The prediction has a mean pLDDT of 80. The RNA shown here (Glycine riboswitch aptamer) has 105 nucleotides and comes from Halalkalibacter suaedae.

[in-house]
RNA sequence: AUGAUGAUUACAGGAGAGCACAACGGCAAUGUUGUCACCGAAGGAGCAAAUCCCAAAAAAACCUUGGGGUAUAAACUCUCAGGUAAAAGGAACUGUAAUUGGACG
Numbered sequence: 001a002u003g004a005u006g007a008u009u010a011c012a013g014g015a016g017a018g019c020a021c022a023a024c025g026g027c028a029a030u031g032u033u034g035u036c037a038c039c040g041a042a043g044g045a046g047c048a049a050a051u052c053c054c055a056a057a058a059a060a061a062c063c064u065u066g067g068g069g070u071a072u073a074a075a076c077u078c079u080c081a082g083g084u085a086a087a088a089g090g091a092a093c094u095g096u097a098a099u100u101g102g103a104c105g
Stems, first nucleotide, its partner, number of pairs: 006100008018036001020035005037084003043080001044078003051069006
């Protein structure tokens, strides 16, 4: 001296769903409590093919069928949390730049 996956920071983009109703309080706004109705892309949770064992068929193995375990994932599912006019804020993910790190060479 190459500089991967990953992590962090900054900038840009970034969806969905009630301007819900009632009461309290307040100048108003924000707010509190209750009642339903909704969304999925903070976070969180769940699982499939694999794979292992047993039985049957089969000379054995593979394959097939049935049964029983085990592991893992999502933008799938759940809706705990979060969110549901505009604005603000948040937002998985994407791009760019930098920092870290040090797989590989």